The prediction has a mean pLDDT of 77.
A computed fold for a 307-nucleotide RNA from a Betaproteobacteria bacterium, annotated as Bacterial RNase P class A.
Taxonomically the source falls in Betaproteobacteria (Bacteria, Pseudomonadati, Pseudomonadota).
It was read from a public genome assembly, where an Rfam model found it.
It matches the Rfam family "Bacterial RNase P class A". Gene Ontology terms of the family: ribonuclease P activity, tRNA processing and dimeric ribonuclease P complex.

[in-house]
RNA sequence: GAAGCAGGCCGGACGGUCGCCGUGCCGCAGUUGCGGUGCGGAGGAAAGUCGGGACUCCACAGGGCAGCGUAGCGGGUAACUCCCGUCCGCCGUGAGGCGAGGAUCAGAGCAACAGAGACGAGCCGGUUAAGUCCGGGUGAAACGGGCAAUCUCUACGCGGAGCAACACCAAAUAGGCAGACGACGACGCGGCCCGCCGAGUCUGCGGGUAGGUGGCUUGAGCGCCGCGGCAACGCGUCGCCCAGAGGAAUGACCGUCAUAGCCCGCAAGGGCCGUAACAGAAUCCCGCUUACAGGCUUGCUUCACAC
Numbered sequence: 001g002a003a004g005c006a007g008g009c010c011g012g013a014c015g016g017u018c019g020c021c022g023u024g025c026c027g028c029a030g031u032u033g034c035g036g037u038g039c040g041g042a043g044g045a046a047a048g049u050c051g052g053g054a055c056u057c058c059a060c061a062g063g064g065c066a067g068c069g070u071a072g073c074g075g076g077u078a079a080c081u082c083c084c085g086u087c088c089g090c091c092g093u094g095a096g097g098c099g100a101g102g103a104u105c106a107g108a109g110c111a112a113c114a115g116a117g118a119c120g121a122g123c124c125g126g127u128u129a130a131g132u133c134c135g136g137g138u139g140a141a142a143c144g145g146g147c148a149a150u151c152u153c154u155a156c157g158c159g160g161a162g163c164a165a166c167a168c169c170a171a172a173u174a175g176g177c178a179g180a181c182g183a184c185g186a187c188g189c190g191g192c193c194c195g196c197c198g199a200g201u202c203u204g205c206g207g208g209u210a211g212g213u214g215g216c217u218u219g220a221g222c223g224c225c226g227c228g229g230c231a232a233c234g235c236g237u238c239g240c241c242c243a244g245a246g247g248a249a250u251g252a253c254c255g256u257c258a259u260a261g262c263c264c265g266c267a268a269g270g271g272c273c274g275u276a277a278c279a280g281a282a283u284c285c286c287g288c289u290u291a292c293a294g295g296c297u298u299g300c301u302u303c304a305c306a307c
Stems, first nucleotide, its partner, number of pairs: 001303010012257007020041009043278001047289002050287005055162004062193002065190001067158005072086005087101001088099004102153002107151002109147002123136004166214004176205006184198002187195002221240003225236004261272004
């Protein structure tokens, strides 16, 4: 100097004017508000809905079967198919990356071409009572292998539904009609047992309502430092509060500056441009996967050259 591997961060800042949402305080109203002022207001993936939970309800969630999931060993975590370490296998010169990682004598099934034939088949030569024995062709493989990310077997695990959960308030209507069952019916995903609830339950037709409040953001939270641990991570002191909309707020304009980009210049420097990439919360969290213009930075590997 070039090419790589594994991580971290940014992906705008300041000021002004106006506008929106939440919240603290003050004032006015007298409940749904109005005005002033302080503070805060969309991500690293908010995406996909692929995993796992918190939470809510279904009874007090039981037992097998079916079904589904996982699969070396050890550790982390609330938990996981996730993360860390390590063994083994494959790829790479390497830093590293991937993992389809239990079982082929419990049983089935599948496989292109060549070849007679790819699970019991049998071509050619010699030999024998006999595909009985020896050798040869084709092919990666022929009295033998591959595939279990084919079914299956083994071990372990899994209740269901989901914030449109659920709770409360108000209003309206038809507390309607018909049918089935009545010790039967609903519920516990399917089916059986068992349990529990109920004189009701289910099915069909028909009618009313679709309004408001809560759930709703302080949490398995984040940050510096210290200790333990190879690490994931755990413990502790201190500090911080960082959206809660409700058909859906978090914006628009102006000016200045900074990084990138382009142009001029030997250079110093000057000019232009300026949310520019992927992309917008909706109960919340932890992962995985996918998308990402440009830039900064840390460690490591290989090659070439010089000293």